[in-house]
Context: one part of a larger RNA
Parts: sequence; structure tokens; C1' cells
RNA sequence: CUGGGCGUAAAGGGCGCGUAGGCGGCCUGUUCAGUCAGGAGUGAAAGCCCCGGGCUUAACCCGGGAACGGCUUUUGAUACUGGCAGGCUUGAGUUCCGGAGAGGAUGGUGGAAUUCCCAGUGUAGAGGUGAAAUUCGUAGAUAUUGGGAAGAACACCGGUGGCGAAGGCGGCCAUCUGGACGGACACUGACGCUGAGGCGCGAAAGCGUGGGGAGCAAACAGGAUUAGAUACCCUGGUAGUCCACGCCGUAAACGAUGAGUGCCAGACGCUGGGAUGCAUGCAUUUCGGUGUCGUCGCUAACGCAUUAAGCACUCCGCCUGGGGAGUACGGCCGCAAGGUUAAAACUC
Repeated sequence: CUGGGCGUAAAGGGCGCGUAGGCGGCCUGUUCAGUCAGGAGUGAAAGCCCCGGGCUUAACCCGGGAACGGCUUUUGAUACUGGCAGGCUUGAGUUCCGGAGAGGAUGGUGGAAUUCCCAGUGUAGAGGUGAAAUUCGUAGAUAUUGGGAAGAACACCGGUGGCGAAGGCGGCCAUCUGGACGGACACUGACGCUGAGGCGCGAAAGCGUGGGGAGCAAACAGGAUUAGAUACCCUGGUAGUCCACGCCGUAAACGAUGAGUGCCAGACGCUGGGAUGCAUGCAUUUCGGUGUCGUCGCUAACGCAUUAAGCACUCCGCCUGGGGAGUACGGCCGCAAGGUUAAAACUC
């Protein structure tokens, strides 16, 4: 470079916005750049290839032909692609009306539970386990009643329910705010798709500064178990978990399935709207989402199957035997931890 691939065999970037680039709807006109056809010029010779000839043969040499990816120029063709001009509405977007939602941010607020503190009742145990012990308790524990404080999380509702690009989002209320969906058809008129770089977002853990600290709990200590027990079990317990600001930038960041568009049997649920009919909850139907099963088709099989892993097209990312190794070196990023980019020798 080409081919073949990327759910599970190696392989979809964690996710978005978007630059360059690539690709791009319907109709008309124009141009003729790409494209196609013909002509001309050039493409030195030698060499390669083919035919023939000369040295006794060959190497070598000689003649002819072919070839020379092409390039230049010229005359035409105009379907397609491109350029230019004009138009269109189905792609895309705007407007108006409407309802759904743990979408995001900030502030406030509620009850249950837990722990601690104070007080009352009350007395010898409590706790914990397979069994125990460490532990707590006559300085009054556990239990129970009343009062108070604090922090964190929001039982039931709750659902292959909903929302979000992904990470993710769950008590209640208010304010600010993003997106999607349905309906109306009014407007713009291809304004689109993808997206190397770039920029932003990005669970948990971890880091910095300051706060906070109820419960839980790496590390750590003790008690058990055991041959041992640097574990599993138990009693404690510090970082951390929480908040603010700033870093980190990873993950089984998973649907292990990139994004977009069109086409290709159905059936049964759930969910958000609309329409029609009868009529107050059913039937039919339509648009959006989310599931289960299944035809054609696909697949090595498992399975996928209008939410495709089917049939096609466009653009991006990635793979190319196992180990060495997601390592070394170098670069970039980071306070650090480390991240990212990413080999080779050697070996099977």
C1' cells in the first nucleotide's frame, strides 16, 4: 500500500461540541474542469520483450518491431461529478400551542434511623459468635421514657418505569436553566452528515488548601480460627467517605455492538403525546421512546432480527499470531500518584 475484518476469536475512540478535510436532496439553464472519443507532437540512444541476422556455439554484436505507467496540444461529446446562475420543499432549522420527566445549578426545608450528651425508671449483666474471646457495665451499662446536639442518606411510592451525549441522576419546596416529544401548519430554503487535529464534559479511588466528621471504614491494634492465618469471623479504629475551590482523566467508562440516512413480515407488553368512533373506558389508528418473542436475511456457533449483528451508501476510530508489553526510551501532560503516545532485541 492492498485485502479481509472489529457483540463473545485481535479490533468501536468513555462521551459530546466542532476546525480542516471527505461526502451530500429535487428541477432548469450555462460552462466543459474532471470524464469519454478522434487527430497531432513528444516520450533520445542503449537496455528489457518479440522476430530475424553475424562471429564454428554462447556470452557479445547488428537490423526490424513492439513497448515506453505518460505528458503537451487540438477537434468533438455532455449523461454523470464539479464550477456558476436561477428555482423548489421532501432533508435541516425557526415560530406558535401543549403535556411528560430522579436532566443540570443554587437556596431553603421535613421525618424515620444512627451515634453522642443531659435527666427519669431500673438492676446485673450487655454485646458478639459456629462456639468464644477481646470490648462495654455496680464510677450503674444493656433495656425503657423525656429533652437536646450532630452529620450523612432519603424506607414505602419504585417499575426490563422516566431523564441525560456519556459519566450519571431518586424526600419535599422555590428560583434559574438545558434537551427531547406531540400538534398546528405559518416561515427560511440544502442552511445537511461525518469529523484528523483542537476544545469541553467525564464514576470511583487518589492529590492540594480550608472546613466538616454521625454512621461506615482501607491502613493499624487486639480477640478468635488455624500447622501457620500478615485473611475470611469478632471488638475497636485513622485516612477517606461529606462541603467549597483547584487538580487527576482512568474503568468490565459494557449493549464488551462508533455516528448518520434510506429500505426490508409480524405478535405481545410498558411509557409520552395526537386523531377518529362509540361513549366515560374501550376499540381503531398515528408519531416518539423502552422491552420480550419471532419471519426473511445474517452468523463459526451462541445468537441478532425496524432499538439489526439484515440489505446498501457516507464519514471517523481501530485490528493484523502468543509472550516480551500497554513495558523501555523520547516527547507531551501532572504537585504527586501517574496518564497519554509507543517500540525493539530475544523467545515460542

Small-subunit ribosomal RNA, central domain from Azospirillum halopraeferens, 348 nucleotides, folded computationally. The coordinates come from a structure-prediction model, not an experiment, and the mean pLDDT is 89. Taxonomically the source falls in Azospirillum (Bacteria, Pseudomonadota, Alphaproteobacteria, Rhodospirillales). The full RNA is in RNAcentral, with records from ENA, Greengenes, RefSeq and SILVA. Rfam family: Bacterial small subunit ribosomal RNA.